[in-house]
């Protein structure tokens, strides 16, 4: 430096749900738990999805693509 892979090592994240607050709403946010994650880290709304005060504004990246970085191990 590229591939593969998560079999063991240290480690990360947190789906759905209950609690509070918050948003017209889709959501959002703290805290707990724990469905899965090998990029479910980070930016990206491009397609597809949702919502609303609907010929316009928004939500959402843990549905898919794209970019950029990255622990280990094995080739």
């Nucleotide at each position: 430096u590229a591939u593969u892979g998560a079999a063991a090592a240290a480690g990360c994240c947190a789906a759905g749900u209950c609690u509070g607050c918050u948003g017209c709403g889709a959501g959002g946010u703290a805290g707990g738990u724990a469905c899965g994650g090998a990029a479910a880290g980070u930016c990206u709304a491009g397609a597809a999805u949702c919502u609303c005060u609907c010929u316009g504004a928004g939500a959402a990246a843990g549905u898919c693509g794209g970019a950029c970085u990255a622990c280990c191990a094995a080739u």
A computed fold for a 75-nucleotide RNA from Sulfurovum sp., annotated as c-di-GMP-I riboswitch aptamer. Its mean pLDDT, the model's own confidence on a scale to 100, is 86.